[in-house]
RNA sequence: GCGAGCGUAGCUCAAUGGUAGAGCGUCGGUCUGUGGCACCGAAGACGUGGGAUCGAUACCCAUUGCUCGCC
Numbered sequence: 001g002c003g004a005g006c007g008u009a010g011c012u013c014a015a016u017g018g019u020a021g022a023g024c025g026u027c028g029g030u031c032u033g034u035g036g037c038a039c040c041g042a043a044g045a046c047g048u049g050g051g052a053u054c055g056a057u058a059c060c061c062a063u064u065g066c067u068c069g070c071c
Base pairs, nucleotide, nucleotide: 001070002069003068004067005066006065007064010024011023012022013021018054026042027041028040029039030038047063048062049061050060051059
């Protein structure tokens, strides 16, 4: 330099154009002499910028970070 893949919550992962979910974790509550367990509830995310579409996490372009291959 060329090509490919990946980027979603604090972490690990879903979601094939129609309200973004789960597990663990965090916070609050119930329970307990205290803590833990258990149960109930809450906060929290689509890498960035454009485009097509009535509507995008998903399609197109660019950009950025990581990984792999080729030279």
Record summary: The RNA shown here (transfer RNA) has 71 nucleotides and comes from a Parcubacteria group bacterium. It matches the Rfam family "tRNA". By type it is a transfer RNA.